[in-house]
Molecule: transfer RNA
Organism: Candidatus Iainarchaeum sp.
RNA sequence: GCUGGGGUGGCAGAGUGGUCAUGCACCCGCCUGCAGAGCGGGAGAUCGCGAGUUCAAAUCUCGCCCCCAGCU
Numbered sequence: 001g002c003u004g005g006g007g008u009g010g011c012a013g014a015g016u017g018g019u020c021a022u023g024c025a026c027c028c029g030c031c032u033g034c035a036g037a038g039c040g041g042g043a044g045a046u047c048g049c050g051a052g053u054u055c056a057a058a059u060c061u062c063g064c065c066c067c068c069a070g071c072u
Base pairs, nucleotide, nucleotide: 001071002070003069004068005067006066007065010024011023012022018055026042027041028040029039030038048064049063050062051061052060
C1' cells in the first nucleotide's frame, strides 16, 4: 500500500431503514442476626468522527480515524 472483518451503556453483546434486546456490573426494596445467593423494581448508550440520501439512518452512500486478520 491492497483486501476482508470490526468500532453500539461501565464491560460483554444483539440489532441490516421506523421507540437500541439481553447478560454481568451499579442503585433501591424484599429476604437474612449480618453478608452473599435468590426474587422484584430502577437508572444508564442520539451507536468511532464528519458529510450525504430519506418523511425517517446504529442500519444505505462517501471521506477520515482506530482495532484485528490476510496479501504484497